A computed fold for a 72-nucleotide RNA from Tenualosa thibaudeaui, annotated as transfer RNA. The RNAcentral record of the sequence draws on ENA.

[in-house]
């Protein structure tokens, strides 16, 4: 330098362009002598950054940035 995969909540991962879901974690409650577990409820991400296409983009196109892998 070229190719490919990925970047979404604190962590791990979903989502044929049309309200961004879930598990764990966190907060509150029930239960317990108490903690944990279990059960119930809740808060939390405008999506790595810019631009474009579209009525509408996490999703498509493009340029960068970051990480892992391959080629030379």
């Nucleotide at each position: 330098g070229c190719c490919c995969u990925g970047g979404u909540a604190g962590c791990u991962u979903a989502a044929c362009u049309c309200u961004a879901a879930a598990g764990c974690g966190c907060c509150g409650g029930u239960c317990u002598u108490g903690u944990a577990a279990a059960c119930c409820g809740g808060a939390g991400a405008c999506a790595g950054g810019g631009g474009g296409u579209u009525a509408a983009a996490g999703u498509c196109c493009u340029c960068c940035c970051c990480a892992a892998g391959g080629c030379c």
Overview: Rfam family: tRNA. Rfam classes the family as a transfer RNA.